[in-house]
RNA sequence: GGGCCUUUAGCUCAGUUGGUUAGAGCAUACGACUCAUAAUCGUCAGGUCCCCAGUUCGAGUCUGGGAAGGCCCA
Numbered sequence: 001g002g003g004c005c006u007u008u009a010g011c012u013c014a015g016u017u018g019g020u021u022a023g024a025g026c027a028u029a030c031g032a033c034u035c036a037u038a039a040u041c042g043u044c045a046g047g048u049c050c051c052c053a054g055u056u057c058g059a060g061u062c063u064g065g066g067a068a069g070g071c072c073c074a
Stems, first nucleotide, its partner, number of pairs: 001073007010026004019057001029043004050066005
């Protein structure tokens, strides 16, 4: 220098042909259970979908540029 992959909740990750309120598990908080703790069960909360711009009636998803990390080639 070139190519490819990843970036979504505190963590690990899904997300269908672009479609109306973006999800799961774990963790936190609260509650139940227990003499108590752990485990277990239930409920709630938690999001700049990496950033900027574009296309579109509508973008996590498509297009362009950029950032961070990783792999390969030279």
Predicted 3D model of a 74-nucleotide RNA (transfer RNA) from an uncultured Cellvibrionales bacterium. Rfam family: tRNA. About the family: Transfer RNA (tRNA) molecules are approximately 80 nucleotides in length. By type it is a transfer RNA. It was read from a public genome assembly.